Description: The RNA shown here (c-di-GMP-I riboswitch aptamer) has 86 nucleotides and comes from Paenibacillus sp. MY03. RNAcentral records the identical sequence in 2 taxa. Of the family's consensus pairs, 89% are formed in the model. Its mean pLDDT, the model's own confidence on a scale to 100, is 84.
RNA sequence: UAUGGAUAAUGGCAAAACUGUCGAAAAGCAGCGACGCAAAGCCACGGGUCUUCUCACUAUUUAUGUGAUGACAGCGGGUUACCCAA
Numbered sequence: 001u002a003u004g005g006a007u008a009a010u011g012g013c014a015a016a017a018c019u020g021u022c023g024a025a026a027a028g029c030a031g032c033g034a035c036g037c038a039a040a041g042c043c044a045c046g047g048g049u050c051u052u053c054u055c056a057c058u059a060u061u062u063a064u065g066u067g068a069u070g071a072c073a074g075c076g077g078g079u080u081a082c083c084c085a086a
Base pairs, nucleotide, nucleotide: 004084005083012037013036018031019030020029021028035074041079042078043077045076046075048072049071050070055067056066057065
């Protein structure tokens, strides 16, 4: 030096399941719990996934279907950052 990284240090995050809360739902939040993570910090830009109260369209009779404006970053990309042996 940081495009690299350890049986190192200091710390950090927390999957599933369960409980509570909130929401139309998906999800979120809190607790518990650790599958894992060197960006598993942040940003919905690209891909993808989930949801449909309202709304729009379709449909044509009150229902079905389609669509995010609602979400998910523990995919890619962008961006910021701690430590450092060989």